[in-house]
RNA sequence: AUAGAUCGCUAGGGUUCCGACAAACAACUCAUGUUUGUGACUGGUCCGAGAGCAAUCGACCUUCUCCAGGAGGUUACACGGCGGGAUAAAAGCCCGGGAGA
Numbered sequence: 001a002u003a004g005a006u007c008g009c010u011a012g013g014g015u016u017c018c019g020a021c022a023a024a025c026a027a028c029u030c031a032u033g034u035u036u037g038u039g040a041c042u043g044g045u046c047c048g049a050g051a052g053c054a055a056u057c058g059a060c061c062u063u064c065u066c067c068a069g070g071a072g073g074u075u076a077c078a079c080g081g082c083g084g085g086a087u088a089a090a091a092g093c094c095c096g097g098g099a100g101a
Base pairs, nucleotide, nucleotide: 004057005056006055008053009052012047013046017044018043019041020038021037022036023035024034025033026032058075059074060073061072062071063070064069077097079100083095084094085093
């Protein structure tokens, strides 16, 4: 401090939807359906990192070169509230490499 950008994923996160579980009702031989509740339900969908991972692009350095490009490398470091905001909801999301240290 202009300490790069994009995409995929993960730690993590909750509960709109699906599933799971419970209750009530309908039906009742079975199957099933509706409503309500539960995320102190492993899950699917979903959200998801500045200080997590990987890839691609970019930037910079070195080098080769038929001057179009190729090859190699660097891209470091980063403790951190309270509070507020979005979405259905929450969060390592956003405010935020913020306040503070």

Model confidence (mean pLDDT): 83 of 100. Guanidine-I riboswitch aptamer from a marine eukaryotic metagenome, 101 nucleotides, folded computationally.